[in-house]
RNA sequence: UCGUGCUAGACGGGGAGUUGGCGGUGCCCUGCACCCGCAAUCCGCCACAGCGGGGUUGAAUUCCCUCUCCAGGUAUGACUUUGUGGGACUGGCUGUUCCACGGUGUGAUGAAGGUUGGGUCCCGCGCGGCGGGGAACUGUGAAUCGGGUCAGGAUCGGAAGAUAGCAGCCCUAAGCAGCACUCCUCGGGUGACGUGGGGUUUCCUGGCUGGAGCAUACGGGUUCGGCCAAGCCGGAAAGUCCAUAUCAAAAGAGGGUGCACGG
Numbered sequence: 001u002c003g004u005g006c007u008a009g010a011c012g013g014g015g016a017g018u019u020g021g022c023g024g025u026g027c028c029c030u031g032c033a034c035c036c037g038c039a040a041u042c043c044g045c046c047a048c049a050g051c052g053g054g055g056u057u058g059a060a061u062u063c064c065c066u067c068u069c070c071a072g073g074u075a076u077g078a079c080u081u082u083g084u085g086g087g088a089c090u091g092g093c094u095g096u097u098c099c100a101c102g103g104u105g106u107g108a109u110g111a112a113g114g115u116u117g118g119g120u121c122c123c124g125c126g127c128g129g130c131g132g133g134g135a136a137c138u139g140u141g142a143a144u145c146g147g148g149u150c151a152g153g154a155u156c157g158g159a160a161g162a163u164a165g166c167a168g169c170c171c172u173a174a175g176c177a178g179c180a181c182u183c184c185u186c187g188g189g190u191g192a193c194g195u196g197g198g199g200u201u202u203c204c205u206g207g208c209u210g211g212a213g214c215a216u217a218c219g220g221g222u223u224c225g226g227c228c229a230a231g232c233c234g235g236a237a238a239g240u241c242c243a244u245a246u247c248a249a250a251a252g253a254g255g256g257u258g259c260a261c262g263g
Stems, first nucleotide, its partner, number of pairs: 001263006009057003012030004020046005034054005063256006072247006078240005084234003089231002091228005098221002101219002103216004113209007121198006127191002130187006137178004146171004154163003
């Protein structure tokens, strides 16, 4: 160096998740890669890496190591969008307290304050008015059982005369009606009325004092609240030719790799 036969190894790998940890089943990526059994209410292991059985290949295109490159995943951040919650801050609306800065009004024809009357408020009395009732007054008012007078007529009587009494006329009781005035009594959704007492300083008004402020519908500021939620803050979901970190398939380059026999 060539040939033959073996052996280690290889016949896929990775990410997240799960797990005390590792590997597998399940999901995803890469892209094509022996077969059978087992496994999410999970299965196996504690090892250099699923466990059990079988097969192929085999020292290099294939195994091992290093480097380059990077598909993809994951984490965090940034940004965008859409819900959700908050109400510290910015902003908007609004109630309230105070100030009197601006403005306005008022004030030496006298402000605030002080003092003293009256009214407003409450309890009485009187008078008036209105209304109800009664009396009084006026009219009317009895076929018979009210009155007076009782023609005619009637009864008694010898007569004188006596008696009852219809109609008419006059009057009256109860009642009915009127009533403006008068008297009594009662009442109130009664009064441009009189008067006594009490109370208040809210308001109105007068006098005296006092001698320069007073008022606040507006603007502004301020105190304490309420509402809105655009900004803002917290948290959630989805997304991105974004950033950082981490893991990393495939691909490429370089290096390494055993035993036996024979020529």
Description: The RNA shown here (Bacterial large signal recognition particle RNA) has 263 nucleotides and comes from a Chloroflexia bacterium. A source record names the gene ffs. Model confidence (mean pLDDT): 75 of 100.